[in-house]
Predicted 3D model of a 381-nucleotide RNA (Bacterial RNase P class A) from Hydrogenophilales bacterium CG17_big_fil_post_rev_8_21_14_2_50_63_12.
RNA sequence: GGAGUUGGCCAGGCAGCCGCUGUGCGGGUGACCGCAUGGAGGAAAGUCCGGGCUCCACAGGGCAGGGUGCCAGGUAACACCUGGGCGCUAUAAGUCGAAAGGCCCAAGGCGACGGAAAGUGCAACAGAGAGCAGACCGCCGAUGGCCGAUCGCAAGAUCGGAUCAGGUAAGGGUGAAACGGCGAGGUAAGAGCUCACCGCGGACGUGGCAACACGGACGGCACGGUAAACCCCACCCGGAGCAAGGCCAAAUAGGCAGGCGCGUCUUUUGACAUCGGCGGUCCGCCGAGCCUGCGGGUAGGCUGCUAGAGGCGACGGGUGACCGUCGUCCCAGAUGAAUGGCUGCCCACGACAAAACCCGGCUUAUCGGCCAACUCCACCU
Numbered sequence: 001g002g003a004g005u006u007g008g009c010c011a012g013g014c015a016g017c018c019g020c021u022g023u024g025c026g027g028g029u030g031a032c033c034g035c036a037u038g039g040a041g042g043a044a045a046g047u048c049c050g051g052g053c054u055c056c057a058c059a060g061g062g063c064a065g066g067g068u069g070c071c072a073g074g075u076a077a078c079a080c081c082u083g084g085g086c087g088c089u090a091u092a093a094g095u096c097g098a099a100a101g102g103c104c105c106a107a108g109g110c111g112a113c114g115g116a117a118a119g120u121g122c123a124a125c126a127g128a129g130a131g132c133a134g135a136c137c138g139c140c141g142a143u144g145g146c147c148g149a150u151c152g153c154a155a156g157a158u159c160g161g162a163u164c165a166g167g168u169a170a171g172g173g174u175g176a177a178a179c180g181g182c183g184a185g186g187u188a189a190g191a192g193c194u195c196a197c198c199g200c201g202g203a204c205g206u207g208g209c210a211a212c213a214c215g216g217a218c219g220g221c222a223c224g225g226u227a228a229a230c231c232c233c234a235c236c237c238g239g240a241g242c243a244a245g246g247c248c249a250a251a252u253a254g255g256c257a258g259g260c261g262c263g264u265c266u267u268u269u270g271a272c273a274u275c276g277g278c279g280g281u282c283c284g285c286c287g288a289g290c291c292u293g294c295g296g297g298u299a300g301g302c303u304g305c306u307a308g309a310g311g312c313g314a315c316g317g318g319u320g321a322c323c324g325u326c327g328u329c330c331c332a333g334a335u336g337a338a339u340g341g342c343u344g345c346c347c348a349c350g351a352c353a354a355a356a357c358c359c360g361g362c363u364u365a366u367c368g369g370c371c372a373a374c375u376c377c378a379c380c381u
Base pairs, nucleotide, nucleotide: 001377002376003375004374005373006372007371008370009369010368012346013345014344015343016342017341018340020039021038022037023036024035025034026033027032041352045363046362048361049360050359051358052357053241054240055239056238065237066236067235068234069233070084071083072082073081074080085113086111087110088109089108094103095102096101114232115231119230120229121226122225136172137171138168139167140166143165144164146161147160148159149158150157151156180198181197183195184194185193199221200219201218204215205214206213207212245303246302247301248300255294256293257292258291259290260289263272264271265270274288275287276286277285278284310329311328312327313326314325315324316323317322347350
């Protein structure tokens, strides 16, 4: 310098004018006005996990139900994060090749990654056979039988053939998967039948906190897959949510207490009278036990509400996530719900999208730009 991978940060900028909204100060009886100052995000989103906070429930233990699941650490906690282990995997580079493509595969990416020698279940299609399996093509036919030839008086022997019984699981074929792989020996053909290497298994030794890795010997192929299938094991888990919850509290209608009132006609309905409302008054219409106090609750208002597992900086500890100490800063809080509009200039021409109790994550959406680390290649010193 080039190519790639991963992580972090930013989210058009500047100026002017006019608004909206929180807070403080000042003015005004008040409505409101003036000045100063704050005013969306990396995801405010999905509401998928985890916690704080609030109310309710709760002696303790078990069952049921739900969740988590390699190891170690971080954290308030987590299904999150960090480091490590194991498994799978992509691209460049390298390498083989004429090519197609193969091999080897960097930084990286992905993994609910406990248990399948407790039990139960499941596996479409294809295939002969799919779970203590199976024989379609093929191979063999040593052994028993059949046919033929030769020899032999005969019994029978030898050779050849068919492949009847049968043997086999090397090879072919089906499948996601076919009961270890590969090579040699062996055999009639074959087969862990035997052996070497690899794989596997339970112990042992060494290293590591651990997951796990490595090692030599032994065993003998027994034990296929699937647990985001039931299940088993270990650990964890009370419910509801800011419309939580707390405070103040009108009118009307109920409740309780006290005081006053309850006239006339009528069986009743009703009429009259009285009182109250509409209105200055009359007519008219409407209503009726009235007044006072207390209490619950509704509308409404206040609170919860944003100073916090908080931001920034320095130092220290740690590989890291993160933690500690000190200093410093205050940075939206609405409730029909503010954070906008216009103009000018510039550029790389501007994406996804907007709080509603608060945090930590995850996931999804997103125009572009900047920075750092790591890997590979080339060149220079």

Overview: The RNAcentral record of the sequence draws on ENA. Of the family's consensus pairs, 93% are formed in the model. The gene name in the source record is rnpB. Its mean pLDDT, the model's own confidence on a scale to 100, is 76.